[in-house]
Formats: sequence, structure tokens, C1' cells
RNA sequence: AGGUGGACAGGGCAAACCGUCCGUAAGGGCGGGACGCAAAACUAAAGGGCCCGGCCACCGCCAUGCGGCUGACCGGGCAGCCAGUUGCCGAC
Repeated sequence: AGGUGGACAGGGCAAACCGUCCGUAAGGGCGGGACGCAAAACUAAAGGGCCCGGCCACCGCCAUGCGGCUGACCGGGCAGCCAGUUGCCGAC
């Protein structure tokens, strides 16, 4: 230095749920709380994927309104989905 995985050492983060605030929503902030995580650190046009809202097309019937699958476009969101980048330790 690289691989590797998490022994040692130092530790770190925080799911669900509850309270509160923001948001149409997805979701996010703060506090409590720990299911778990060797990257649960960072990155949302380097990429894929997922979710929400709007709108158009198509279809249907209870018929002028409503609903539904799919697709496109616009905007928003998820990093604890995969992924990219970086990082601690060194018993191997």
C1' cells in the first nucleotide's frame, strides 16, 4: 500500500413506534426510543431502481361525472434498495 473482515482499541449511526413542527403528498427537522448496520459516512443527472404530486393519452360505466391499468412529460422525494466515492483498526 492492497486484499480482507470487524478479533483488539476508539467508538459511531439509529428502524419501527410515540410526541411535536414543516409539506397536498411522498417525505423531512427536533426530542424520546433501538430493529439493526463494517461504512446505516457522503453522493439524487456518474448510474439503475422505488415512491409522491400535476398533466396528457388510452380504457371502462353508475353518465358529463367518476374510476382504473399502462405509457409519456414536468416537478418533488427515498442513500437503512442496488450502486459510485471516501474513511477507522490490523489479530489474518